């Protein structure tokens, strides 16, 4: 320079165009004298950034930005 694959809570990932979600890990409760631990309840997101199709977009479609890997 060219293919192609990623971006979604703190981290690691889901999500048939139709109420964003698991796990961990945070914060409060409750079991124990207490810590481990297990149980509840919760809080945490402008889904990387612009625009586009569409009654509806995380999801399609362009273009950016940043990783990543192959090619030169």
């Nucleotide at each position: 320079g060219g293919g192609c694959c990623c971006a979604u809570g703190g981290c690691g990932c889901a999500a048939u165009g139709g109420c964003a979600g698991c796990g961990c890990g945070c914060u409060u409760c409750g079991a124990u004298g207490g810590c481990a631990u297990c149980g509840a309840a919760g809080a945490g997101g402008u889904u990387g950034c612009g625009a586009g199709u569409u009654c509806g977009a995380g999801u399609c479609u362009c273009g950016c930005u940043g990783g990543g890997u192959c090619c030169a």

Notes: Predicted 3D model of a 72-nucleotide RNA (transfer RNA) from a Candidatus Nealsonbacteria bacterium. Rfam family: tRNA. Rfam classes the family as a transfer RNA.